[in-house]
Context: one part of a larger RNA
RNA sequence: CUGGGCGUAAAGCGCGUGUAGGCGGCCUGGCAAGUCAGACGUGAAAGCCCUCGGCUUAACCGGGGAAGUGCGCCUGAAACUGCCAGGCUUGAGUACGGGAGAGGGAGGCGGAAUUCCCAGUGUAGAGGUGAAAUUCGUAGAUAUUGGGAGGAACACCGGUGGCGAAAGCGGCCUCCUGGACCGAUACUGACGCUGAGACGCGAGAGCGUGGGUAGCAAACAGGAUUAGAUACCCUGGUAGUCCACGCUGUAAACGAUGGGCACUAGGUGUGGGGGGUAUCCACUCCUCCCGUGCCGAAGCUAACGCAUUAAGUGCCCCGCCUGGGGAGUACGGCCGCAAGGUUAAAACUC
Numbered sequence: 001c002u003g004g005g006c007g008u009a010a011a012g013c014g015c016g017u018g019u020a021g022g023c024g025g026c027c028u029g030g031c032a033a034g035u036c037a038g039a040c041g042u043g044a045a046a047g048c049c050c051u052c053g054g055c056u057u058a059a060c061c062g063g064g065g066a067a068g069u070g071c072g073c074c075u076g077a078a079a080c081u082g083c084c085a086g087g088c089u090u091g092a093g094u095a096c097g098g099g100a101g102a103g104g105g106a107g108g109c110g111g112a113a114u115u116c117c118c119a120g121u122g123u124a125g126a127g128g129u130g131a132a133a134u135u136c137g138u139a140g141a142u143a144u145u146g147g148g149a150g151g152a153a154c155a156c157c158g159g160u161g162g163c164g165a166a167a168g169c170g171g172c173c174u175c176c177u178g179g180a181c182c183g184a185u186a187c188u189g190a191c192g193c194u195g196a197g198a199c200g201c202g203a204g205a206g207c208g209u210g211g212g213u214a215g216c217a218a219a220c221a222g223g224a225u226u227a228g229a230u231a232c233c234c235u236g237g238u239a240g241u242c243c244a245c246g247c248u249g250u251a252a253a254c255g256a257u258g259g260g261c262a263c264u265a266g267g268u269g270u271g272g273g274g275g276g277u278a279u280c281c282a283c284u285c286c287u288c289c290c291g292u293g294c295c296g297a298a299g300c301u302a303a304c305g306c307a308u309u310a311a312g313u314g315c316c317c318c319g320c321c322u323g324g325g326g327a328g329u330a331c332g333g334c335c336g337c338a339a340g341g342u343u344a345a346a347a348c349u350c
Stems, first nucleotide, its partner, number of pairs: 004321003007304002012318001014201004021194003025088007033081002035077004040072003049065006091191001092188004096183003103177007110154001115149007125136002162169002206247006215241002220236004258317006266295011299306002323350003332343004
């Protein structure tokens, strides 16, 4: 290895692009490396196995045979794999016509609300809580009206709705730009799948430099609560949250489910598109493709559950797991400004 697994028991890299490698559609011809057949050589002796024999027997010993799955060489076969040549169109892709979308980047604009400032009205409270107090207010607060400033976020629409590889994306307009889907033809002709390394992207928090700061708010201060209260509640409040550029590279980065292809009952919603029936039209109904939910057959599963968006049935490629603790730690390497990240043990112990 034959012969295990990875939704929740240990185990799917956070996600993508892609190098090497692995794997790869249909047809024809050739080669014969893999593969298969036959022959030859070799495969020491002893041992194992079969058989015959020698010690009274056995163990032990001797003779003969078989086996020795292997390797080499020769001849042959050509289905499969491989290689070479030629062809094909169904895989993949290109062109064309459409419509959908918070996909990405940049610039501009808008209204509601909070806060602050100015002015008017107005007077003794306001705020906050379980109840209070800290706090604000007669230097005129709260409330209300008008004007102004500034920052951040975009109510309703809004939806197990949409888009994106994931992270994620939500006011409106313009510009630049990626992808997917549907339709009908034409074209290329296997150009494909996966992907160790590598490279890129990557919420929040955090870091560097500069800016910005309305609201919120770690830390911090005060007021309460309490036996205490370094908390929960309240009043304040700085980093931060926002912008630009650079770094960090983590997460319950989750569907806790890697990617691709094929196959295997249905029912019912919903988003995008096409065809048909019907029609004045909006609808309705039937059907095809793509996406997204729910419920369920077979099957699978330890159960829960999954079930054409599989955790079913198969093939290909990658990643990962191997008792608990020690430990995602130490040491070393690499990366980082740091915080730390990544790779990753052992003693010991149960």